A computed fold for a 206-nucleotide RNA, annotated as Group I catalytic intron. Its Rfam family is "Group I catalytic intron". A reference for the family is Cech (1990), "Self-splicing of group I introns", Annu Rev Biochem. From the family's description: Group I catalytic introns are large self-splicing ribozymes. They catalyse their own excision from mRNA, tRNA and rRNA precursors in a wide range of organisms. The core secondary structure consists of 9 paired regions (P1-P9).
RNA sequence: CUACGGACUUAAGUAAAAUUGAGCCUUACAGAGGAAACUCUAUAAGUGAAAGUUCUCAAAUUCAGGGAAACCUACGUUGGUUAAUUCUAAUAAGGCAAUCCUGAGCCAAGCCGAAUUUUCGGAAGGUGCAGAGACUAAACGGGAACUACCCUAACAGUAAUGCUGAGGGUAAAGAGAUAGUCCAAUUCUUAAAGCUGAAUUUAGCA
Numbered sequence: 001c002u003a004c005g006g007a008c009u010u011a012a013g014u015a016a017a018a019u020u021g022a023g024c025c026u027u028a029c030a031g032a033g034g035a036a037a038c039u040c041u042a043u044a045a046g047u048g049a050a051a052g053u054u055c056u057c058a059a060a061u062u063c064a065g066g067g068a069a070a071c072c073u074a075c076g077u078u079g080g081u082u083a084a085u086u087c088u089a090a091u092a093a094g095g096c097a098a099u100c101c102u103g104a105g106c107c108a109a110g111c112c113g114a115a116u117u118u119u120c121g122g123a124a125g126g127u128g129c130a131g132a133g134a135c136u137a138a139a140c141g142g143g144a145a146c147u148a149c150c151c152u153a154a155c156a157g158u159a160a161u162g163c164u165g166a167g168g169g170u171a172a173a174g175a176g177a178u179a180g181u182c183c184a185a186u187u188c189u190u191a192a193a194g195c196u197g198a199a200u201u202u203a204g205c206a
Stems, first nucleotide, its partner, number of pairs: 001006001008023005024048001025046004030041004052146006062104006071095003076091005105127003111122004131183001133182005147171006155165003187206001189204005
């Protein structure tokens, strides 16, 4: 939320569906790193149980470029079919787009370094990356800590045990707009482009 059965997240599809794409996690197996806990990558399956708390930051939000599933269309091409470019299937190609990124520029708090009263540089992260977009907030984001569980190579303690200090690990993803307000879109119609004009794209009136 709910139909009280149920539900990890998300985007499609439809009259309602069936179902489809992507992500997370779990399991199996393989490789790499690590002392280990564990982490990363690849393949397959799904049986989906689980996913902690508090404080803090809200800035930049620009220019350009490379990919992309499902879904929509099918002038061309091929196969079948027909009295017949008739009907139909596939597909090049086109469209839309969940989303994966790159270069330059820019950026709040915190961190590192240099300088010294206010600057410069750096690492991570963010922006770019909504429906064209504007604004407010704060999260699943950045920063600091706490809690729980797991590990023990080094150093220190202990009669002894990872037992304590200490060091390390785990506590999912959803933000390519999350919660909202606005604006846009959605409706009708006109024009141009696209395949004498498909899907769709751009602009305009209402």